[in-house]
RNA sequence: AGGCUCAGAACGAACGCUGGCGGCACGCCUAACACAUGCAAGUCGAGCGCUACCUUCGGGUGGAGCGGCGGACGGGUGAGUAACGCGUGGGAAUUUGCCUCUUGGUACGGGAUAACGUUUGGAAACGGACGCUAAUACCGUAUGAUGUUUUGGAAUUGGCGUUUCAAGACCAAAGAUUUAUCGCCCUUAGAUUGGCCCGCGUUAGAUUAGUUUGUUGGUGAGAUAAUGGCUCACCAAGACUACGAUCUAUAGCUGGUUUGAGAGGAUGAUCAGCCACACUGGGACUGAGACACGGCCCAGACUCCUACGGGAGGCAGCAGUGGGGAAUAUUGGACAAUGGGGGCAACCCUGAUCCAGCCAUGCCGCGUGAGUGAAGAAGGCCUUAGGGUUGUAAAGCUCUUUCGCCGGGGAAGAUAAUGACGGUACCCGGAGAAGAAGCCCCGGCUAACUCCGUGCCAGCAGCCGCGGUAAUACGGAGGGUGCAAGCGUUGUUCGGAAUUACUGGGCGUAAAGCGUGCGUAGGCGGCUCAGCAAGUUGGGAGUGAAAGCCCGAGGCUCAACCUCGGAAUUGCCCUCUAAACUGUCGUGCUAGAGACAUGGAGAGGAGAGUAGAAUUCCUAGUGUAGAGGUGAAAUUCGUAGAUAUUAGGAAGAAUACCAGUGGCGAAGGCGGCUCACUGGCCAAGUAUUGACGCUGAGGUGCGAAAGCGUGGGGAGCGAACAGGAUUAGAUACCCUGGUAGUCCACGCCGUAAACGAUGGGUGCUAGGUGUUGGGUAGGCUUGCUACUCAGUGCCGUAGUUAACGCGUUAAGCACCCCGCCUGGGGAGUACGGUCGCAAGAUUAAAACUCAAAGGAAUUGACGGGGGCCCGCACAAGCGGUGGAGCAUGUGGUUUAAUUCGAUGCAACGCGCAGAACCUUACCAGCCCUUGACAUCCCGAUCGCGGGGACCGGAGACGGACCCUUUCAGCUAGGCUGGAUCGGAGACAGGUGCUGCAUGGCUGUCGUCAGCUCGUGUCGUGAGAUGUUGGGUUAAGUCCCGCAACGAGCGCAACCCUCGCCUUCAGUUGCCAUCGGUUCGGCCGGGCACUCUGGAGGAACUGCCGGUGAUAAGCCGGAGGAAGGUGGGGAUGACGUCAAGUCCUCAUGGCCCUUAUGGGCUGGGCUACACACGUGCUACAAUGGCGGUGACAGAGGGCAGCGAGACCGCGAGGUUGAGCAAAUCCCUAAAAACCGUCUCAGUUCGGAUUGUACUCUGCAACUCGAGUGCAUGAAGGUGGAAUCGCUAGUAAUCGCGGAUCAGCAUGCCGCGGUGAAUACGUUCCCGGGCCUUGUACACACCGCCCGUCACACCAUGGGAGUUGGUUUGACCCGAAGCCGGUGCGCGAACCGCAAGGACGCAGCCGACCACGGUAAGGUCAGCGACUGGGGUGAAAGUCGUAA
Repeated sequence: AGGCUCAGAACGAACGCUGGCGGCACGCCUAACACAUGCAAGUCGAGCGCUACCUUCGGGUGGAGCGGCGGACGGGUGAGUAACGCGUGGGAAUUUGCCUCUUGGUACGGGAUAACGUUUGGAAACGGACGCUAAUACCGUAUGAUGUUUUGGAAUUGGCGUUUCAAGACCAAAGAUUUAUCGCCCUUAGAUUGGCCCGCGUUAGAUUAGUUUGUUGGUGAGAUAAUGGCUCACCAAGACUACGAUCUAUAGCUGGUUUGAGAGGAUGAUCAGCCACACUGGGACUGAGACACGGCCCAGACUCCUACGGGAGGCAGCAGUGGGGAAUAUUGGACAAUGGGGGCAACCCUGAUCCAGCCAUGCCGCGUGAGUGAAGAAGGCCUUAGGGUUGUAAAGCUCUUUCGCCGGGGAAGAUAAUGACGGUACCCGGAGAAGAAGCCCCGGCUAACUCCGUGCCAGCAGCCGCGGUAAUACGGAGGGUGCAAGCGUUGUUCGGAAUUACUGGGCGUAAAGCGUGCGUAGGCGGCUCAGCAAGUUGGGAGUGAAAGCCCGAGGCUCAACCUCGGAAUUGCCCUCUAAACUGUCGUGCUAGAGACAUGGAGAGGAGAGUAGAAUUCCUAGUGUAGAGGUGAAAUUCGUAGAUAUUAGGAAGAAUACCAGUGGCGAAGGCGGCUCACUGGCCAAGUAUUGACGCUGAGGUGCGAAAGCGUGGGGAGCGAACAGGAUUAGAUACCCUGGUAGUCCACGCCGUAAACGAUGGGUGCUAGGUGUUGGGUAGGCUUGCUACUCAGUGCCGUAGUUAACGCGUUAAGCACCCCGCCUGGGGAGUACGGUCGCAAGAUUAAAACUCAAAGGAAUUGACGGGGGCCCGCACAAGCGGUGGAGCAUGUGGUUUAAUUCGAUGCAACGCGCAGAACCUUACCAGCCCUUGACAUCCCGAUCGCGGGGACCGGAGACGGACCCUUUCAGCUAGGCUGGAUCGGAGACAGGUGCUGCAUGGCUGUCGUCAGCUCGUGUCGUGAGAUGUUGGGUUAAGUCCCGCAACGAGCGCAACCCUCGCCUUCAGUUGCCAUCGGUUCGGCCGGGCACUCUGGAGGAACUGCCGGUGAUAAGCCGGAGGAAGGUGGGGAUGACGUCAAGUCCUCAUGGCCCUUAUGGGCUGGGCUACACACGUGCUACAAUGGCGGUGACAGAGGGCAGCGAGACCGCGAGGUUGAGCAAAUCCCUAAAAACCGUCUCAGUUCGGAUUGUACUCUGCAACUCGAGUGCAUGAAGGUGGAAUCGCUAGUAAUCGCGGAUCAGCAUGCCGCGGUGAAUACGUUCCCGGGCCUUGUACACACCGCCCGUCACACCAUGGGAGUUGGUUUGACCCGAAGCCGGUGCGCGAACCGCAAGGACGCAGCCGACCACGGUAAGGUCAGCGACUGGGGUGAAAGUCGUAA
């Protein structure tokens, strides 16, 4: 930076666990699915006739009809609708039953008809025929206005219009009952309610871009209550659309609700307003009002009845049923209240409504007790076993009675009556702590911790993530936190999310600037003055329903809830006002932009011509064996003459030097020279135009390379291809060839890391220094200085940035316009569209999946990156190992067991400084069970113990005998302590597991020079600085410099030892001088010397010269026993390796407890096809053998070292002096020297084997060491590879010690003899410092890519198939209105009549629902097969792309 996730609030909810009471609300969100049953719209006798019953004869009650009013309200639902449907504000061409007001009127007549009666059809529903009858039903006539309408006039007026006058035409009525009303008709005005029109607002998709023919307008007519293409005829060709038409998808709209700081977002249950719908589709009738939820007709689907002919129905009213679903209630009471319909009224009706019932569904209130009570009870849990906690909690004691329960009284709601609710609310009394607490959570976010169980299992999980034997994360428990009649979970919405950013984000590198110009629409726009008033400002008026929210009061005991008042309703409209700003209109200006003339630079473009060098080829000459190519080679060319060289010729392509972070161009890009054509730019100037400008969605031009088409051209280079190499392979990198192509002309393509990863324009904001092209000035000169304009670079201030960096050429400060981004993957992909000859380009998703992907910087680590430096690291040398035999350890194998551990360096002669028994942990067998060992308790005894010998047994062990010794204190007994035996249980015991739970100890990097801290400073931070740099050192050693200054652990020194000297001391050491002598420092003597062991001195780059910076230091020299740390040792920083060790010891946890403990005998650890490590001895003459016999150091010694003497060939034996040690002993040193052997499997070598012995030990069979004699193996210097060592070192020689009864080729020490080589740091290994890259951080033994194989998931294509929706064409044409006709029919009017007027049926026509035919568009489901994609807890294959 960016996504994911959580904490909040809300809900018409659902689910899990739980559930005491009350109040107030709410309750099919799904199937506008289908509905049994009941109810939901009737009423009026004061309109009318008929009829039944009753009658007090007055009349009353009822029934079916005619008639009137109401069934268009109320109630339900949200399917459709993206629309004048809704919201808001306006408007004119209109209607309005009942109601109010107003003007008048209510006259005279007429003909029918239902009911009813008779008859008849039908199963029914329902009819038919004939006959009778009434009205407030129907009809005619009359009268009639200020009504309607026609014509004309007048007044007023800008006009529309308004008022008025005259004349003509047209239109009414109903009565009832009774004395007062209710009706009826005409008219006026109002109120209320409708209908219509308009401005603005009202979801998403452009992968829906064009739509439309009554379409848009006009004239005329019709229709309507009314305007209008609403309809028709004619005329015109318009109308809508990028400010998104049309199409598609979704959706009733609003007041409000919810969230939010707000702006916004989401939503549209309950309540209220509007709309739409009533089984689906169509239609009209009646009426004031309907195209009508409980009306009609038709068509369709479905259900029911049927006598099969025909009929009936519509719960999206209230209950209720089935179904669907995670899910939503009673087939209740009442019209008492409020309201509605009818009626004069009484009254009737009212599933509207008021109530009750069910549901923790929500909101609100209350309760489940209060006080006291520490032995801090018991129990539980934990424990370091002391205690802590549950916890005043309980019990106990003293109280109270809300709610609930029982009993009694008992409302308001009603105004005279009427109360469903309801014996309800409320009040009083009573009993009794009595009837009333759960749920989630406790790893972090996030308040709250322990034990047990489990052991990557079971499980948890919102995200991160827990669980692989010590889980605060799983499960249980104890404890705790939170909320509470609820608590959690799930779902959804807003918030947090400034994560779509209007408020309020970004685009150099994190996602994001179009490759680049021109330019349309649009957006934005310089200075001055004047006008207008659209935006804008202020005031006023209207509206913005009620409810809700908010504020203030009030009523239910409070609250929720309810009532009243106010405020608010940010909006729209009208009007007045202001004129700064924007806009608009006009006047002027010149600073922006253009124009003009004069100069200037340039690989700017395009055309034609031309030049030289090089390359290749051809011809000819010279010339001979190679050339070429590479890391090395080969393919290739060459004796048919190459390469090389000379001359001539041909061809094509590209232009060395100049040449430059130089120039030009919008970008791509542009490079020899000349000519003509042409674009842009710059400078200074002018008396020119006068804002003409900037940007730029669409559009359009240009646009590297590659590629495509047609025709040319083809020298060199060179995809593909071929060959040669390399390699495990090498379809690559390297080499030899080589086709398209590269070049030209014309036409396409339209993309690049098309990059400054940085869109364009304008203004402002420190400088310094280069460079390119102009100009001005100066002194003067031929170039310099100063200034200036336009480019192009570097450094840098302020500022900015996450940092890196940018910094007048901005990534700074601002304004304008455009483009683009919103987690990673899927994917710049699929589908669709457009473009293209194709390749492909462009536009551009979703499912699914992940908890990240990413940027910059930091510290490390790493690099077959770089620089500097070091080390027996290499090199130079010496000697080994690897080959042989043996010893020893390990692996493996074997075994009853071969105990266990160590296992790259840093395990493997390691633990083991010494396995025959023991050790010993392993195996087999035999035994013990409070135990071999410790503490406590009880009982017994007074001991125990030691020695000898016996029996059984392999022994442990068991049994029995003798000898010896026989406890202490206080004491009457007895007690206490101690010891032994016996017993019971607590417990002992474990070399059993975990070194990945640990302590301690150790190894290793590494005796490498490093590792850190305080303060300061720098950085947002991680961190940096110091510690880097220049020198120097063995060293972070020291010096100098330096935003660092200091300090610590390391280095060095201090310690031990060796080397020189001095001094002190002088036995067991020594003997120079003196004496003695048995000739031995043996004795006297001495302490000079050696030596011993104490204390000191001495070495510090101190001195000199050179070098270096005058430093640190380095080089050389002097002196010195020693010289630059004098040699050696001890000493091991912070840390790394979960390095090693639970089998040294200690220790948490787990495990065993007549055994995983303990004892014993025997066996094993010693096995043996083999492999490896470490050693010894050799292979021989620098040697073997024999002889002679000199010179050390350091150690050890009493269950010891053992002289000497004797015995034995010898190992050794016998005896034994001396010595607890400078005295005695081990002790002899060995290589050395002399002689001999003479190159051989030997006089080398000694394995192996035989035999006879010695020693140790209870015991040498498995399985000890040694000796003598005999035997005499391999082996002739060791492949690849590999180890040690730089001086008293390597090599070689012997000596000692620990362990130990015995046993060393091992280990630890000691001295003797005593080398060679190092030019040097390129390379190998390891390490240090600095720097660089990094996608690594478990740190290169890292990370990680793709195919294939397996499993799962979603998705594209797909022959087709199924369904929805839609379009135009055609066919059919129910009902119905309209038009025509109307020869059939008809009471009212006209007429004497015939007949007429008028009406109806019927018929015809237009329109039209459903249906049908063929053809399309579009969406969705399925689909053999197929394409890619995603995911995979750790383990598949192939390679190794980054």

The RNA shown here (small-subunit ribosomal RNA) has 1442 nucleotides and comes from an uncultured prokaryote.
The prediction has a mean pLDDT of 84.
RNAcentral holds the sequence, with entries from ENA.